[in-house]
């Protein structure tokens, strides 16, 4: 310099073109005298830009950051 993976809520993962899901964690309610437990209920995320399509988190091409290999 070059090939391969990988970037999704505070954290840990799903999601192979059509409303973005789950578990802790945080907020609020019951419950308890009061904490914890439980149990409703809510907030909160696609790493950045271009294409391609009616539509992209999802194909594609460029950047960044991270791992790994190779020189």
């Nucleotide at each position: 310099g070059g090939g391969c993976c990988g970037u999704u809520a505070g954290u840990a993962u799903a999601g192979u073109g059509g409303u973005a899901a789950u578990a802790c964690a945080c907020c609020g309610c019951a419950u308890u005298c009061g904490c914890a437990u439980u149990g409703c209920a809510g907030a909160a995320a696609c790493g950045g830009g271009a294409g391609u399509u009616c539509g992209a988190u999802u194909c594609u091409c460029c950047c960044a950051c991270g791992g790994u290999c190779c020189a």

The RNA shown here (transfer RNA) has 71 nucleotides and comes from Candidatus Levybacteria bacterium RIFCSPHIGHO2_01_FULL_37_33. Its Rfam family is "tRNA". It was read from a public genome assembly. Taxonomically the source falls in Candidatus Levyibacteriota (Bacteria, Bacteria candidate phyla).